RNA sequence: AGAGUUUGAUCCUGGCUCAGAAUGAACGCUGGCGGCGUGCUUAACACAUGCAAGUCGCACGAGAACGCUUCAGCUUGCUGAAGUAAGUAAAGUGGCGCACGGGUGAGUAACGCGUGGGUAACCUACCCUUGAAUUGGGGAUAACCCGCCGAAAGGCGGGCUAAUACCGAAUGACAUCCUGAAGACUUAUGUUUUCAGGAUCAAAGGUGGCCUCUACAUGUAAGCUAUUUUUUGGGGAUGAGCCCGCGUACCAUUAGCUUGUUGGUAGGGUAAUGGCCUACCAAGGCUACGAUGGUUAGCUGGUCUGAGAGGAUGAUCAGCCACACUGGAACUGACACACGGUCCAGACUCCUACGGGAGGCAGCAGUGAGGAAUUUUGCGCAAUGGGGGAAACCCUGACGCAGCAACGCCGCGUGAGUGAUGAAGGCUUUCGGGUCGUAAAGCUCUGUCAAGUGGGAAGAACCCAUAUGGUGUUAAUACUGCCAUAUGUUGACGGUACCACUGAAGGAAGCACCGGCUAACUCCGUGCCAGCAGCCGCGGUAAUACGGGGGGUGCAAGCGUUGUUCGGAUUCACUGGGUAUAAAGGGUGCGCAGGCGGCCCGAUAAGUCAGGGGUGAAAUAUGACGGCUUAACCGUCAAACUGCCCCUGAAACUGUCAGGCUUGAGUUCGAGAGAGGUAGGUGGAAUUCCAGGUGUAGCGGUGAAAUGCGUAAAUAUCUGGAGGAACACCGGUGGCGAAGGCGGCCUACUGGCUCGAUACUGACGCUCAGGCACGAAAGCAUGGGGAGCGAACGGGAUUAGAUACCCCGGUAGUCCAUGCCGUAAACGAUGGGUACUAGGUGUUGGAGGAUUCUACCCCUUCAGUGCCGCAGCUAACGCAUUAAGUACCCCACCUGGGGAGUACGAUCGCAAGGUUGAAACUCAAAGGAAUUGACGGGGGCCCGCACAAGCGGUGGAGCAUGUGGUUUAAUUCGAUGCAACGCGAAGAACCUUACCUGGGCUUGACAUGCAGGGGACAGAUGUAGAAAUACAUCCUUCUUCGGACUCCUGUACAGGUGCUGCAUGGCUGUCGUCAGCUCGUGUCGUGAAAUGUUGGGUUAAGUCCCGCAACGAGCGCAGCCCUUGUCUUUAGUUGCCAUCAGGUAAUGCUGGGGACUCUAGAGAGACUGCCGGUGACAAACCGGAGGAAGGUGGGGACGACGUCAAGUCAUCAUGGCCCUUACGCCCAGGGCUACACACGUGCUACAAUGGUCAGUACAAUGGGCUGCAAUACAGCAAUGUGGAGCGAAUCCCAAAAAGCCGGCCUCAGUUCGGAUCGUAGUCUGCAACUCGACUACGUGAAGUUGGAAUCGCUAGUAAUCGCGUAUCAGAACGACGCGGUGAAUACGUUCCCGGGCCUUGUACACACCGCCCGUCAAGUCAACCGAGUUGGUUGCACCCCAAGUCGCUGAGCUAACCCCUUCGGGGGAGGCAAGUGCCCAAGGUGUGAUUGGCGAGGGGGACUAAGUCGAAACAAGGUA
Repeated sequence: AGAGUUUGAUCCUGGCUCAGAAUGAACGCUGGCGGCGUGCUUAACACAUGCAAGUCGCACGAGAACGCUUCAGCUUGCUGAAGUAAGUAAAGUGGCGCACGGGUGAGUAACGCGUGGGUAACCUACCCUUGAAUUGGGGAUAACCCGCCGAAAGGCGGGCUAAUACCGAAUGACAUCCUGAAGACUUAUGUUUUCAGGAUCAAAGGUGGCCUCUACAUGUAAGCUAUUUUUUGGGGAUGAGCCCGCGUACCAUUAGCUUGUUGGUAGGGUAAUGGCCUACCAAGGCUACGAUGGUUAGCUGGUCUGAGAGGAUGAUCAGCCACACUGGAACUGACACACGGUCCAGACUCCUACGGGAGGCAGCAGUGAGGAAUUUUGCGCAAUGGGGGAAACCCUGACGCAGCAACGCCGCGUGAGUGAUGAAGGCUUUCGGGUCGUAAAGCUCUGUCAAGUGGGAAGAACCCAUAUGGUGUUAAUACUGCCAUAUGUUGACGGUACCACUGAAGGAAGCACCGGCUAACUCCGUGCCAGCAGCCGCGGUAAUACGGGGGGUGCAAGCGUUGUUCGGAUUCACUGGGUAUAAAGGGUGCGCAGGCGGCCCGAUAAGUCAGGGGUGAAAUAUGACGGCUUAACCGUCAAACUGCCCCUGAAACUGUCAGGCUUGAGUUCGAGAGAGGUAGGUGGAAUUCCAGGUGUAGCGGUGAAAUGCGUAAAUAUCUGGAGGAACACCGGUGGCGAAGGCGGCCUACUGGCUCGAUACUGACGCUCAGGCACGAAAGCAUGGGGAGCGAACGGGAUUAGAUACCCCGGUAGUCCAUGCCGUAAACGAUGGGUACUAGGUGUUGGAGGAUUCUACCCCUUCAGUGCCGCAGCUAACGCAUUAAGUACCCCACCUGGGGAGUACGAUCGCAAGGUUGAAACUCAAAGGAAUUGACGGGGGCCCGCACAAGCGGUGGAGCAUGUGGUUUAAUUCGAUGCAACGCGAAGAACCUUACCUGGGCUUGACAUGCAGGGGACAGAUGUAGAAAUACAUCCUUCUUCGGACUCCUGUACAGGUGCUGCAUGGCUGUCGUCAGCUCGUGUCGUGAAAUGUUGGGUUAAGUCCCGCAACGAGCGCAGCCCUUGUCUUUAGUUGCCAUCAGGUAAUGCUGGGGACUCUAGAGAGACUGCCGGUGACAAACCGGAGGAAGGUGGGGACGACGUCAAGUCAUCAUGGCCCUUACGCCCAGGGCUACACACGUGCUACAAUGGUCAGUACAAUGGGCUGCAAUACAGCAAUGUGGAGCGAAUCCCAAAAAGCCGGCCUCAGUUCGGAUCGUAGUCUGCAACUCGACUACGUGAAGUUGGAAUCGCUAGUAAUCGCGUAUCAGAACGACGCGGUGAAUACGUUCCCGGGCCUUGUACACACCGCCCGUCAAGUCAACCGAGUUGGUUGCACCCCAAGUCGCUGAGCUAACCCCUUCGGGGGAGGCAAGUGCCCAAGGUGUGAUUGGCGAGGGGGACUAAGUCGAAACAAGGUA
């Protein structure tokens, strides 16, 4: 510090996800040791049991028992007494403590907390310091005793007694209060000092010691003394209370709240201010800088994260607050409205004799419950701290320790060195090897931890006791306080840390991951199954992604997973984002609050800056140093704590105050343009309607029609009239307006703008939340109006349908007036203002200059409105002085897509609806711009037998052949739009043959190796059999001794036309012989890409030329190759024969010849070379000449990059899988030849351009010894007999046919046509039954030119005619070739099909056979509405009032004080009980608000491989 993921690829926007750190964690697997920490986050749920707050005898009274000792009685083991136990235990009065310590976070959004101040408005027990004092009395009461009630808890009555308990009295101030006087300080009421006077209020003793003084005269008491306690002041310290500034969560779908409310006066209350409370008076107070309400939450130091700013959090430790079963209340006290106190109410639990009682673990342990989840009912007060005490000491679940838990952090170990036969074994393999791997074993060492044995700390300082010394007090050498020294005494942890020794490598490694992100790869299994997954995504037979193995990577006593937080995320942007098109500018203006604001001078000091002071607790974090062997941990010091407050200073900037200025803004004067607005009037053209005239059969409408109108006279045309709406031309990226918007002409009223000029005001400005106003169309209300147009609706068409598009009609509406609505793609998809930043060119309005002084043109300038364009900006497209540039100010808005502008709520509206505006759930994208393709019922250019123009076919018939289908035991398999279907197959009777049935074989029909055995095998004959085969007989090895050949047995293996052409090679088809496909370098672009290859011409061609940020090159095109057409030359046999000679019935037959034809070698020739024209001086085209041939002469071979997962595993090869007495091999027979049917390709025909008969002419390519076969003979013929010749320019196949000549047929199912069938044959072959070809005779079917549709062909072509060959024993109407005869037509490119180039649109990229929308049907899920129903919280009103404070009464009761007294008592003060008034918890009733649960049913939403109906969008998406 980034990465993955939207796309075919790119850039951007934008979300989702990951890598990091952390955790009071939990879960899974695993687990050796130690140190230091941490440990109910959930039910503030309920709690058994034990402990957690007592102590003081130096405040007080009283005071046991067990036991022991002694004695007595005697009944000899009992009773009694005394002493001791012991002034002890337990209890009581009293004092202090119990308000600390410990727990928890329910409540609380608050002066609760934090921070800084104030208290002149206060208190403070114990403690310290400093004054004063401590006199003298009284009456009770618990304990105890007696009696009584009660189950208990507990209570009542009577009687006795003490105090540092309680109550009067005295004294008393420097205390408090009041009055008066003077001073000081603050100022806000005030505070404080001094003086004078008045009023009020105290107390308690205990203990030790001593007799100096007094009394009794031992020694004690008074007393003295010491100490402690007590009372009252001043001061301090500590700790509280109260008040204030600032900070402190979310919701505005919470906008108004408040009656003790806000203030005042008086009083009450409190330690103290205050509506804290009461009475009266006034009517205030809070709020958009967020009141009120709702939800959530203890706050902080800190903790986690982060570069920081921030964000999240508030366990452990520390500070504050709140709470103690729930609610209320007070008492006591220095402090409480009190966790282990009281009272009341409530819920719950327990006890009960049913009458009544008891309780409160959110103390420490522990239990149950809840939960994913959180420990021992431990030891000790040794240390630290706390309470009491004079002290010893007691108490202390605070605390110190131990236990449990890998919960966290830190440290250590599980060994080290050497060791290559690279062992065995595992895994893998291309079988060679590789790897685990120096790893192991082996050898040599070490000894941490654990184990055992032995030793063994620090933490302990005190206090206290005794002794000694010093010092203070005192009358005192007593006592005693303080200090010092010595001795003694105290350890839970714990025999722990630590040390030494012993033996021993011995007891100690796992977890996750290995497709990318992200370090780490292979084998097997599985086969869209099982499963994985954080995101992208893996899995459908070769899975580095599932499961296992091997190997590897990472961490390590842990490792992973899950949850949560921050980070990455600049993805809420202060640091540090945006808004034309990605989400996002409000429809527009006016404008209050708010924010911001021109120039100069002065003042001030709020902001700001500087210096100083206070505070910012400690701990934490950081640095340095130190202590535990190290570290974690701990300690000391430093710095820091970015904050707040105070003082002093500065004065630039902002603010404030005061004064001035003119440039911003405005005013004045003079001109100007304009569809700016409102109202009234008015004009012509046109449509329609009405009346009349002329006129007659149609009009109208459409792609074509029909509905419609018209003989009752339409349409057309002329004249006149009515009515409504809109204003042609001018008219213009012209004008005006804030926007919406505004268009004939005239008048009236009226808003704004611009230019020029002068003077004036003097910052008066900009923006604007809320608010107010305006606001197209449609719509609504009322009343008018209504010509045309025209939702709805009707009809006609179209269509599969057509609730549409088209047509004929037509109502609301459109128009006017008034009122509402308040929205639009209200768009420049661009808020307003100001300033600055190259230009060029139009246009509108003004001013100036110049100019015949006035048409223009030209120059300058201001205000608008367009286009082009630099810098700059932008993701790009683009914007560019009218900014989307550079800056400032203000407002509005955005934060992934969907759900959804929906629901609920509120508000506006008559309604329609508008405004505001979520969530659950769901997806990993949605999106912008640009790129390359592909596609378009987009465009342009061009080509092709593509159409057109022609000729001939197919589709109809019969037959042949192939296919589908069906059938079958099998009808083997493959090929399936073009590009399968006379295709693989250049030839299925057996064979072929792969299929079926049956019979057989198992190292096999075939190959190689090894081991063992044998000498045969083959052949011939015979038998059985359908054959394979089996059996029998005959015959029977070679050798150089190594072996060869062959057979049998066994083992490796063979074999497979079994599967996968979607694992493959090779080959092939197709687009397409179409003209294209690319690269290097350069340039341009952020990039994908582009350029080149586009453009202008031209070509069959990316062919060539020109131009050009391109320059070159490659594969294709063309050419080179073959063939054919002309000529030359060479060579003449088997070919040829002009001339010469010979011969024949005839023939190159013979001699001869090379002239010709021909053969086959070598050459020539054609190149737009020449001429003319056109063209750009080009390429090229057109025409012409010459030429056998003219513009690639004709034909062939040759097929770019690629596409179709095209075809082929059955030509062959091959990975993987499968079969192995069978899916292999052999054999016989059958099948591939079936046949209701459908299709493709052909043949033959339907006839007279013909058929038939007879005669007669002219080819070429080829083939031939397992062959072609002549002449001859036989047969009607197929053919047979026979065999000359020929391995072939020699012989043969071989007759060419159409043609030509002549005869017959005469338009008919025929002398056309030949299917089918019968009979008889021929040939091939082992064999023609299934199932061959041919021949002869007989038979003589359909068919009379073929519907929709469709195919081929542009010249030696189509058409037509025959011939040959391969395969082959035989078997072509097929295929491949050959020649003969030999046409017609092409205007042209609108249309169909295919293709090429350029361009355009795109939501397509599996690429239009694409994508994609909605209803319906099915399933699942969440939310909404819903008659209602059931809970929580809460407001208001009323009722009822427990306990309790306060007030009142207090006739009942009453000891202390007072008065009277006959001393019995009486009265009073004071108090108590009781009653009552106010307030009030819980409870009740009524009525609201708010928030949950459930809810028949309802409407929509989301998601879900292959459902239905249509076809809305994306191309002009077929109606933009």
This is a predicted structure of a 1520-nucleotide RNA (small-subunit ribosomal RNA) from a metagenome. The RNAcentral record of the sequence draws on SILVA. Rfam family: Bacterial small subunit ribosomal RNA.